Transfer RNA from a Chloroflexota bacterium, 72 nucleotides, folded computationally. Its Rfam family is "tRNA". Rfam's curators write: Transfer RNA (tRNA) molecules are approximately 80 nucleotides in length. The family's RNA type in Rfam is transfer RNA. Its family is annotated with triplet codon-amino acid adaptor activity in the Gene Ontology. The coordinates come from a structure-prediction model, not an experiment, and the mean pLDDT is 81.
[in-house]
RNA sequence: UGCAGCGUGGCCAAGCGGAAAGGCAAGCGUCUGUUAAACGCGAAAUCGCAGGUUCGACUCCUGCCGCUGCAG
Numbered sequence: 001u002g003c004a005g006c007g008u009g010g011c012c013a014a015g016c017g018g019a020a021a022g023g024c025a026a027g028c029g030u031c032u033g034u035u036a037a038a039c040g041c042g043a044a045a046u047c048g049c050a051g052g053u054u055c056g057a058c059u060c061c062u063g064c065c066g067c068u069g070c071a072g
Stems, first nucleotide, its partner, number of pairs: 001071007010024003018055001027041004048064005
């Protein structure tokens, strides 16, 4: 430098045009002399950034940025 893949709450991760599941962690509660464990509740994401297409974009297109792999 070229090609390919990926970028979604603190972490992991689903969703691939009608608009964001789930798990873990944090927090709160129950239990316990206290903590931990267990159980219950469960906030928080303008979906890397900027444009474009569309009635409507996490989803499609373009350009950047970052990470990974391959080639040189």